[in-house]
RNA sequence: ACUAGCCAAAUGGAAAAGGCGCUUGACUUAAGAUCAAGAUAUACAGGUUCAAAUCCUGUGUGUGA
Numbered sequence: 001a002c003u004a005g006c007c008a009a010a011u012g013g014a015a016a017a018g019g020c021g022c023u024u025g026a027c028u029u030a031a032g033a034u035c036a037a038g039a040u041a042u043a044c045a046g047g048u049u050c051a052a053a054u055c056c057u058g059u060g061u062g063u064g065a
Stems, first nucleotide, its partner, number of pairs: 001061002005020003013050001022038005043059005
């Protein structure tokens, strides 16, 4: 440090943003571009709290000193 296939936000208050990519449709002879719609995520296990991605403990993996 760990959030979707990749990148990457989120003061303890919700329904977890966004970009790339993907799927479907429109457009096109076709593809691309563009437009519309859609699917996919908080490393794991406990604890605190009315409420945890966020706080605490342990574990795992990676990076650095």